[in-house]
RNA sequence: GCCGGGGUAGCCAAGCGGAUUACGGCGCAGGCCUUGAGAGUCUGUGACUCUUUGAGUCGCGGGGGUUCGAAUCCCUCUCCCGGCG
Numbered sequence: 001g002c003c004g005g006g007g008u009a010g011c012c013a014a015g016c017g018g019a020u021u022a023c024g025g026c027g028c029a030g031g032c033c034u035u036g037a038g039a040g041u042c043u044g045u046g047a048c049u050c051u052u053u054g055a056g057u058c059g060c061g062g063g064g065g066u067u068c069g070a071a072u073c074c075c076u077c078u079c080c081c082g083g084c085g
Stems, first nucleotide, its partner, number of pairs: 001084007010026003027045006046058005061077005
């Protein structure tokens, strides 16, 4: 230099046939259970802002484009893994 695969929330990871609340697990917080804890079970858990039982905006490696609409399609850059030279 060329080719292929990958980067999604604190961590792992699905979605990548364009419109769904971005699925699930771990972890964490709380409830139940227990003498207490663990295990089990239930609920919650991306970020920011606000007048916070809630509402709004933003968010899938960075930037840009196409589109009414993009994690998903296109361009470019960057990082990781493998192969070729």